[in-house]
The RNA shown here (c-di-GMP-I riboswitch aptamer) has 94 nucleotides and comes from Desulfosarcina cetonica JCM 12296. It was read from a public genome assembly, where an Rfam model found it.
RNA sequence: ACUCGACAAAGGCAAACCACGCGAAAGCGUGGGACGCAAAGCCACUGACCUAACGCUUCUGAUGGUAGGACGCCAAGGCAGCAGGGCUGCCGAA
Numbered sequence: 001a002c003u004c005g006a007c008a009a010a011g012g013c014a015a016a017c018c019a020c021g022c023g024a025a026a027g028c029g030u031g032g033g034a035c036g037c038a039a040a041g042c043c044a045c046u047g048a049c050c051u052a053a054c055g056c057u058u059c060u061g062a063u064g065g066u067a068g069g070a071c072g073c074c075a076a077g078g079c080a081g082c083a084g085g086g087c088u089g090c091c092g093a094a
Base pairs, nucleotide, nucleotide: 004092005091012037013036017032018031019030020029021028022027035081041087042086043085045084046083047082049078050077055073056072058070059069060068
């Protein structure tokens, strides 16, 4: 230094849930709270997954095929605590 990760040390993060705020939603932010985490630090590049506002198809339809309504499709919206990948990083027993 690399691999690796201890009933080590010093520290760190924070799931569910709750409150408030943002958002069409998924979800996100802040505070509380800890299920867990050795990258649970950062990045949506790949796949998976979530949502479907806008748009589109079909159907329906007021006051005329228009507004509105219903099913379906769609990411340019999410998710890094789903996996892979990229970047960075604390400690040091075996």
Its Rfam family is "c-di-GMP-I riboswitch aptamer". From the family's description: GEMM was predicted in a large-scale screen for bacterial structured RNA regulatory elements. The model forms 95% of the base pairs in the Rfam consensus. The source organism's lineage runs through Bacteria, Thermodesulfobacteriota, Desulfosarcinaceae, Desulfosarcina and Desulfosarcina cetonica.